Model confidence (mean pLDDT): 81 of 100. A computed fold for a 72-nucleotide RNA from a Candidatus Falkowbacteria bacterium, annotated as transfer RNA. The sequence was found in a public genome assembly. Rfam family: tRNA. By type it is a transfer RNA.

RNA sequence: GUCUCCAUAGUUCAACGGAUAGAACGUGAGCUUCCGGAGCUCAAGAUGGGGGUUCGAUUCCCUCUGGAGGCA
Numbered sequence: 001g002u003c004u005c006c007a008u009a010g011u012u013c014a015a016c017g018g019a020u021a022g023a024a025c026g027u028g029a030g031c032u033u034c035c036g037g038a039g040c041u042c043a044a045g046a047u048g049g050g051g052g053u054u055c056g057a058u059u060c061c062c063u064c065u066g067g068a069g070g071c072a
Base pairs, nucleotide, nucleotide: 001071002070003069004068005067006066007065010025011024012023013022018055027043028042029041030040031039048064049063050062051061052060
């Protein structure tokens, strides 16, 4: 230089183009306990940036950013 792949809660991962974007762990609160842990209940928390297509985009297209890999 060129080509391919990846980017979603704090972390690890889901989501035929269509329901309020889910789960586990973690975090906070409550119950329980002498205290803590475990257990149970509840809660907060995310689509990398910018455009485009579409009635509708996490999903499809373009570009940028970051990461991984192949070729040179």